[in-house]
Context: one part of a larger RNA
RNA sequence: CAUGGUAAGGGCGGACGGGGGAUCCCUUGGCAGUCGAGGGCGAUGAAGGGCGUGGCUAGCUGCGAUAAGCCCCGGGGAGCCGCUGAGCAGGCUGUGAUCCGGGGAUGCCCGAAUGGGGAAACCCGCCGGGCCGUCGAGGUCUGGCAUCCAGGGCCGAAAUUCCGAGUAAGCCCUGGAGGCGAACCCCGCGAAGUGAAACAUCUCAGUAGCGGGAGGAGGAGAAAUCAACCGAGAUUCCCCUAGUAGCGGCGAGCGAACGGGGAGGAGCCCAAACCGUGGGGGUGCAAGGCCACAGCCGUUGCCCCUGCGGGGUUGUGGGACGACAACGGAGGCCGCUGUGGAGGCCUCGGGGAGUUACCAAGGCAUUCUCUAGCCGAACAGCCAGCAAAGCCACUGGAAAGGGCGACCGAAGAGGGCGAACGUCCCGUAGGCGAAAGGGAACGCCCUCCCUGGUUGUCGUCCCGAGUAGCGUCGGACACGGGAAAUCCGGCGCGAAGCUGGGGGGACCACCCUCCAAGGCUAAAUACCUCCGACUGACCGAUAGUGCACCAGUACCGCGAGGGAAAGGUGAAAAGAACCCCGGGAGGGGAGUGAAAUAGAACGUGAAACCGUCCGCCU
Numbered sequence: 001c002a003u004g005g006u007a008a009g010g011g012c013g014g015a016c017g018g019g020g021g022a023u024c025c026c027u028u029g030g031c032a033g034u035c036g037a038g039g040g041c042g043a044u045g046a047a048g049g050g051c052g053u054g055g056c057u058a059g060c061u062g063c064g065a066u067a068a069g070c071c072c073c074g075g076g077g078a079g080c081c082g083c084u085g086a087g088c089a090g091g092c093u094g095u096g097a098u099c100c101g102g103g104g105a106u107g108c109c110c111g112a113a114u115g116g117g118g119a120a121a122c123c124c125g126c127c128g129g130g131c132c133g134u135c136g137a138g139g140u141c142u143g144g145c146a147u148c149c150a151g152g153g154c155c156g157a158a159a160u161u162c163c164g165a166g167u168a169a170g171c172c173c174u175g176g177a178g179g180c181g182a183a184c185c186c187c188g189c190g191a192a193g194u195g196a197a198a199c200a201u202c203u204c205a206g207u208a209g210c211g212g213g214a215g216g217a218g219g220a221g222a223a224a225u226c227a228a229c230c231g232a233g234a235u236u237c238c239c240c241u242a243g244u245a246g247c248g249g250c251g252a253g254c255g256a257a258c259g260g261g262g263a264g265g266a267g268c269c270c271a272a273a274c275c276g277u278g279g280g281g282g283u284g285c286a287a288g289g290c291c292a293c294a295g296c297c298g299u300u301g302c303c304c305c306u307g308c309g310g311g312g313u314u315g316u317g318g319g320a321c322g323a324c325a326a327c328g329g330a331g332g333c334c335g336c337u338g339u340g341g342a343g344g345c346c347u348c349g350g351g352g353a354g355u356u357a358c359c360a361a362g363g364c365a366u367u368c369u370c371u372a373g374c375c376g377a378a379c380a381g382c383c384a385g386c387a388a389a390g391c392c393a394c395u396g397g398a399a400a401g402g403g404c405g406a407c408c409g410a411a412g413a414g415g416g417c418g419a420a421c422g423u424c425c426c427g428u429a430g431g432c433g434a435a436a437g438g439g440a441a442c443g444c445c446c447u448c449c450c451u452g453g454u455u456g457u458c459g460u461c462c463c464g465a466g467u468a469g470c471g472u473c474g475g476a477c478a479c480g481g482g483a484a485a486u487c488c489g490g491c492g493c494g495a496a497g498c499u500g501g502g503g504g505g506a507c508c509a510c511c512c513u514c515c516a517a518g519g520c521u522a523a524a525u526a527c528c529u530c531c532g533a534c535u536g537a538c539c540g541a542u543a544g545u546g547c548a549c550c551a552g553u554a555c556c557g558c559g560a561g562g563g564a565a566a567g568g569u570g571a572a573a574a575g576a577a578c579c580c581c582g583g584g585a586g587g588g589g590a591g592u593g594a595a596a597u598a599g600a601a602c603g604u605g606a607a608a609c610c611g612u613c614c615g616c617c618u
Base pairs, nucleotide, nucleotide: 009618010617011616012615013614014613015612016611017610018609024603025568026567029539030538031536032535033534034533035532036531038528039527040180041179048110049109050108051064052063053062055088056087058084059083060082070104071103072102073101074100075099079092080091081090115124116123117122125145126144127143128142129141130140131139132138147177148176149175150174151173152172153171154170184215185213186212187211188210189209195202199249225232226231236263237262238261239260240259246254247253267520268519269518270464274310275309276308277307278306279305280304281303282302283301287300288297289296290341291340292339293338294337295336315498317463318462319461320460321459322458323457324456325455326454327453329348330347331346332345333344334343349451350450351449352448353447354446362445363444364443366441367440368439369438370437371436373432374431375430379405390404391403392402394401406423407422408412414426415425416424469493470492471491472490473489474488475487476486479505500515501514502513503512504511555562556561575602578589579588580587581586
């Protein structure tokens, strides 16, 4: 050095295990949506909590010292004393329990937290009443005692040159508010990153955020609007107009309206003039008391302030009062008196409306509906044994599979049952049902409004003032100061009043149109914390919510806050008596089961990785 053999080690391959938890299958949970219902809870103490509460009770759930419950009414009809695997000891129940729905009672302590305090769930009080305590001290139970606002009542200042008082402060009574809640809505305050390929005007954007407020919606709303010489006729929402007209370091970008088509559809009330009446102040012996005549009264009358009732609400202007003209159901009453006239009020009659505005509070009946339920076809169900209860020498642990034959169907949606069942169970189609509470519709009762004034002509008066407008400075309008109208605000100035005033995109004229400076108003629209039904070319446990499971938990952080992992035995626990090894863990038998390599570290059980055996190579 070559060859052969062998052992350990190594490599490749195979088989069988361990390990691990992928994959497949499954779903109690999610996601998205459609339709409907509902849209609030709270000082009568909420939301949310703390602590208790079971015969034995750790957690969850329920409940609150009456404590997994108490009472009543209704449903239901045989079992029950909640869940987490139980058990022991006891009970309840056809005099109807458990359970489900409606109503009620109780409801510790904290929390708006409200007697005072406070480091929430604790501490300390005052007043009235009850009980224990011999009086007392003390204890205990019960009702009250926060603040702010409004209304009513009582009491009642200081100050003064004018205004300013039955005012402020105080006390009593009554009512309300406060806090929470997912989004939607309105109002106030109001960014920046960004875009402009830098950046300042501009944009983002009146967005995010913060504050206030309301409702089931909110806001807006009944023309001082548009339009264009034709006309329309409150508001809101959608489609178009239209990315047009415009605005714009004419950059980036922003971005209408008129008009048309749809959804929906509803209109009203005050202020003022004027009349009456109550209160206060001033004037003050006659101006007055509806008219005529006569009498009578006169703190009457007149003026100012203020409350109440009537009246009145519009833009071809409307209204008030007076005069004139035309038309007009009945009865009663009234004024200082009598007669007559004119007038006012009430009742009847007539008409109309109604609980969201237009004015406002309710009751009853019926029907429908919500909050429990009930019936419901067709191969019958249950029970101890036997027999029939579709059939079968089908397969199987199990029939719902296979074969053969029937039936129902206004029901062949879905779920369950040992596998794949219209006819086995729950259901489904179709019907039925409420003592109690809620909602709606219609009707009746009821309530309210209008109806002796309306129309025309003339005259007087009224028709929203520190307003409109103007100046200046800001803001909103698609409109960045622009030719810049229109709207809103701060400051300064400041009208007219119907022969008046605003608008028609500077401004003027003509023309057209509309009445500001007070208020209310459903529906069509927005949203979904919560409830019900249903749907999915949505997910299927590293997915789908962060959470299918005792999750906003464990855990992290001083805190604001961050924030998991974790599903599956089996049809049924039948969850492995008994024996053996072992201290136990664990295992071997036995037994259960269709299966135990389904044995609780439990469906299937991939890969990495570890091992045992075998073959080959070295």